[in-house]
Context: one part of a larger RNA
Molecule: small-subunit ribosomal RNA, 5' domain
Organism: Acidobacteriota bacterium
RNA sequence: GAGCGAACGCUGGCGGCGCGCCUAACACAUGCAAGUCGCACGAGAAAGGCGGGGCAACCCGCUGAGUAAAGUGGCGGACGGGUGAGUAACACGUGGGUGACCUGCCCUCCGGUGGGGAAUAACCCUGGGAAACCGGGGCUAAUACCGCAUACGCCCGAGAGGGGAAAGCCGCAAGGCGCCGGAGGAGGGGCCCGCGGCCGAUCAGCUCGUUGGUAGGGUAACGGCCUACCAAGGCGAUGACCGGUAGCCGGCCUGAGAGGGCGCACGGCCACACUGGCACUGAAACACGGGCCAGACUCCUACGGGAGGCAGCAGUGGGGAAUCUUGGACAAUGGGGGAAACCCUGAUCCAGCGACGCCGCGUGAGCGAUGAAGCCCUUCGGGGUGUAAAGCUCUUUCGGCGGGGACGACUUCCGACGGUACCCGCAGAAGAAGCCACGGCCAACUACGUGCCAGCAGCCGCGGUAAUACGUAGGUGGCGAGCGUUGCUC
Repeated sequence: GAGCGAACGCUGGCGGCGCGCCUAACACAUGCAAGUCGCACGAGAAAGGCGGGGCAACCCGCUGAGUAAAGUGGCGGACGGGUGAGUAACACGUGGGUGACCUGCCCUCCGGUGGGGAAUAACCCUGGGAAACCGGGGCUAAUACCGCAUACGCCCGAGAGGGGAAAGCCGCAAGGCGCCGGAGGAGGGGCCCGCGGCCGAUCAGCUCGUUGGUAGGGUAACGGCCUACCAAGGCGAUGACCGGUAGCCGGCCUGAGAGGGCGCACGGCCACACUGGCACUGAAACACGGGCCAGACUCCUACGGGAGGCAGCAGUGGGGAAUCUUGGACAAUGGGGGAAACCCUGAUCCAGCGACGCCGCGUGAGCGAUGAAGCCCUUCGGGGUGUAAAGCUCUUUCGGCGGGGACGACUUCCGACGGUACCCGCAGAAGAAGCCACGGCCAACUACGUGCCAGCAGCCGCGGUAAUACGUAGGUGGCGAGCGUUGCUC
C1' cells in the first nucleotide's frame, strides 16, 4: 500500500447491489418447513339451512355432501434446505477403466395384457390402559396379495432342458392414461486405477484378516468385503507407523511475476443430522423433520409406563469483541402429487433490521469588503479565520407534500414486491458533516495550561517553568457519510 464474513470509538442524509453466529456440531419454548392423488379402492359424518310431525324435550325427510376427517393403495418423503463435527482418505481435483455393475420417473422400439383364488384395514361388537396405545370376535374392496395359463425376446444351462409376467381406471364412442416382459437411449449413480495438494524424525520401525492362494458366503458388481483351510508374507528414510492440524475443489486476497495466504458468500463433490450401533422399506437410504437398540439430556405420568431431537425458516437462552424479522407471497423460477381443476413448497421470489462492504448522489450555485461582528495571535502598527458570513440573484438533485402509475404475465386468468420504480406538479436553501492528524518518518503551528506531574507513544522518543510531541483553544493538513483504532493476510 492492498484486502476482510470483521469488531471497537466518535459521527451519520438518501439510493442501488451484495453480505450478515468466524465463538458452544451448546441447549432449545412456539409456529411453520412434504405432501398429494376420489380418473386405484371400500366406507362415510357434523354444524348450519329448508320442509314435516309434536304442548315440549325431541324425531323424520331433503340439503349441506359422496364434502370433511380417517383408512387401504400409488407416487413423492434418498430431491430441495442446513452444517463442517469427523475425515490426511481414492475424501477431493484431474485423467482413465468397468469383458466386474445398477438405474424409479422420461424418450425410442418390439411383444403382451387370458383365467382364477384367499385375505385384510377402515367399519361394527368387545376387552385392557392414566396416557402413548394394544388385544379378541365379525363384515368388505382394490392398480394391495397369491396361484394357474401363455413366453418372440429375457434368466440359468455346453446342450438337452428348466425358470419367470401383467391391472385396471376414465370416456357414449373414437380414444386417453396406465399395467407386464424385453432391447436401446438420455440423465443419475456404484466400484477400481495413474498422478496431484499439510506439519512434526524430539514419531523408525509398522502389520495376524495382516500379504497372497484355494473353496465358499455376500453384493447390482470386482475384491481379505466376510468365513474356513493353506502358505508366510506385505509396508518403510522416495518417510511406513504414530502424533498434530484440516472437509476438498472451481476459486478469493496479495504480488511485476514466481510465490505466499485463504477456502466466507455463489457453484461442484464429500461427510454428518442429540451420541454410538443396526437393519427394514425401496430403483436408490443404512435415511435431518422414518424405524429399532443402547447412552446422556429434557418433558409427561394414575409410578405400571410413555414422549422428544432446529447443523430447515424465523425465534429464545447461553457462549462471545461480534452477526438480523417468531415478516409477505406462491405473482415469477423450480420441485412433489394429480388426466385436470388444483393442492403443497421458510426451495425460491420479495420485504424488514445492520454504513458490514462496494458503488452512486446530496448537504447548494453565482455575485458579494483592503475585508462586519465574534474568536485567535500580536512587536499593539497590525495579522488570521475570510468571499467565509450577512446581503443580492438563482436552482431544487435527495428528502417532504399532492396527482398519475407500470414492466416483470410468452399472448385467457393470476403481481407478494407495490401505490414500489418511474412520470407530472407544489413549497422552500429550505431537513442533511463529521472524523483523524499537525516533533521526524509524514502533508499540516501558534497561544495558554501543566511542570519527569497529569499524560502521549507504531519506531526514534516527548514532559523536571517559555513543551510546534501532554491538555485546551485558534489556525492548518488529510479523508469525507464516513473517519480513526485493533485483529488477521500478502